[in-house]
Molecule: FMN riboswitch aptamer (RFN element)
Organism: Gilliamella apicola
RNA sequence: CAAUAUUCUCAGGGCGGGGCGCAAUUCCCCACCGGUGGUUAUAGCCCACGAGCGCUUAAUAAAAUUCAAUUUUAUUAAGGACAAGCAGAUUUGGUGAGAUUCCAAAGCCGACAGUUAAAGUCUGGAUGAAAGAGAGUGGCU
Numbered sequence: 001c002a003a004u005a006u007u008c009u010c011a012g013g014g015c016g017g018g019g020c021g022c023a024a025u026u027c028c029c030c031a032c033c034g035g036u037g038g039u040u041a042u043a044g045c046c047c048a049c050g051a052g053c054g055c056u057u058a059a060u061a062a063a064a065u066u067c068a069a070u071u072u073u074a075u076u077a078a079g080g081a082c083a084a085g086c087a088g089a090u091u092u093g094g095u096g097a098g099a100u101u102c103c104a105a106a107g108c109c110g111a112c113a114g115u116u117a118a119a120g121u122c123u124g125g126a127u128g129a130a131a132g133a134g135a136g137u138g139g140c141u
Stems, first nucleotide, its partner, number of pairs: 004138007016030004031121002033110002035049004044108002052086002054082001055079011090106005112124003
C1' cells in the first nucleotide's frame, strides 16, 4: 500500500396564512419538503437502489368441497438472487468541450393503516427496518 474478514457508529425533510363547513394541518386558494449510489458537471422527476403494501415458502386455526386430499381466509415466522405488481414525476432558453444535474423560466410527482371530511407535510407500525456512509481491529501478498 492493500485483496479480504470482522465489530461498532450514523443513516428523511415538510401545513405558516386564508376560505367553505357541525367537522378538514386531509377539500379549495396561497405556502412548505426532497433518502442512497451512479452519471464527462452539482439530479425528487436520466439509470438504478431503499423502507411499506404485496409476493414466495412454512406452521397453526377456521371454513368450503370431500375417499385421499385440495382450495380459500386469518394469524405467526422466514426470505434482500424478492423473480411479478402497486410505484411516481420535465420541458424550454442560456453558458460550456461536456449539464433532462449549473443559471433563468414555467411545470410535474410523492407507500400502507388511521382520522368527526378525501393527507407527500398530522397520528401509527417505527426507540423498527434499510439503500448506503464513516470509523476501529485483524490481515493474504